[in-house]
RNA sequence: UAACCAUCCCGAGCGGCUGAGAGAUCUGGCUCAGAGACGCCGCAGCAACCCGGAUACGCCGGGUGCUAACGCCAGGACCGAUGGAGU
Repeated sequence: UAACCAUCCCGAGCGGCUGAGAGAUCUGGCUCAGAGACGCCGCAGCAACCCGGAUACGCCGGGUGCUAACGCCAGGACCGAUGGAGU
């Protein structure tokens, strides 16, 4: 990063900082939030994809990712996110 492939109802939270909105976008709904959400950092955890190792059987290490609710729900669109692959 234009095009391509796969997945998006499994799983996994504490602390510090900050301070008003947040849940990607539009409409409608619903939910979270000064008893501090969202975000950032640290630590911890999970195990989806890839790589390596092992092969008492799905485990170990690494890279990316993720850790409210089905991508929160319904509808919409050159939809989005993550990984792989590619340039």

A computed fold for an 87-nucleotide RNA from Nesterenkonia sp., annotated as SAM riboswitch aptamer (S box leader). The source organism's lineage runs through Bacteria, Bacillati, Micrococcales, Micrococcaceae and Nesterenkonia.